[in-house]
């Protein structure tokens, strides 16, 4: 400084106000919200450097709901446990949303501005990204601590 291991902690936000009705936070008008790692023209900090209130190089931290993937949900296979119900874990695999325009520039789907669009399942006096629920659950993953070997 880097590998494996094994614990241990962290790991999702959001319908104000208002309109029809017996009824909707579910229709309509308006209102809001954006998981995780990546990537890179934000911005920051540190330090070189040069022709020096500018320009540039390196290094670390940091910028995407709509790029590149991941994650929950739903399906199929194998195995494996059970109380033999079926169910549950494991491993494989499928499925899974959504951006376009203008500006600067050498370069933009990330930056400036404008305008658009996206959102699992089950429930419900009435159709849900926002309620309620499976969830004190699972989880991409982040952060430590111990512990091997080189």
């Nucleotide at each position: 400084a880097a590998u494996a291991a094994u614990c241990u902690u962290c790991g999702g936000g959001g319908c104000a106000g208002g309109g029809c009705g017996u009824a909707a936070u579910u229709c309509c008008c308006g209102a809001c919200c954006g998981a995780c790692g990546g990537u890179g023209a934000u911005g920051g900090u540190a330090u070189g450097u040069g022709u020096a209130u500018c320009a540039u190089g390196u290094a670390c931290c940091u910028u995407a709901g709509u790029c590149c993937g991941u994650g929950a949900a739903c399906g199929a296979g194998a195995c494996a446990u059970u109380u033999u119900g079926a169910a549950u874990g494991u491993c494989u695999u499928g499925u899974u949303g959504a951006c376009a325009c203008a500006g600067u520039g050498a370069a933009a789907u990330u930056c400036u501005g404008u305008g658009a669009c996206c959102g699992a399942c089950a429930g419900u006096u009435a159709a849900a990204g926002u309620c309620u629920g499976g969830a004190u659950g699972g989880g991409a993953g982040a952060a430590g601590a111990u512990u091997u070997a080189g």